The RNA shown here (transfer RNA) has 61 nucleotides and comes from Mucilaginibacter sp. The sequence is in RNAcentral, with records from ENA and MGnify. The source organism's lineage runs through Bacteria, Bacteroidota, Sphingobacteriia, Sphingobacteriaceae and Mucilaginibacter. RNAcentral records the identical sequence in 2 taxa.
RNA sequence: AGUUCAAUGGAUAGAAUAGAAGUUUCCUAAACUUUAGAUAUGGGUUCGAUUCCCGUCGGGG
Numbered sequence: 001a002g003u004u005c006a007a008u009g010g011a012u013a014g015a016a017u018a019g020a021a022g023u024u025u026c027c028u029a030a031a032c033u034u035u036a037g038a039u040a041u042g043g044g045u046u047c048g049a050u051u052c053c054c055g056u057c058g059g060g061g
Stems, first nucleotide, its partner, number of pairs: 002017004010047001019035005040056005
């Protein structure tokens, strides 16, 4: 990441939950396995930006 949170200059951006498929079950749920999914946006600094700086949009006080 849909939601709640990590990561805070050097990753394949991680987890829980929710979603999908499967196993199990008479069915559902639960459990287990697999799977897809994210850095609001424009610029700057830097060898390197989710991280630092400025603006914009949106939300909250």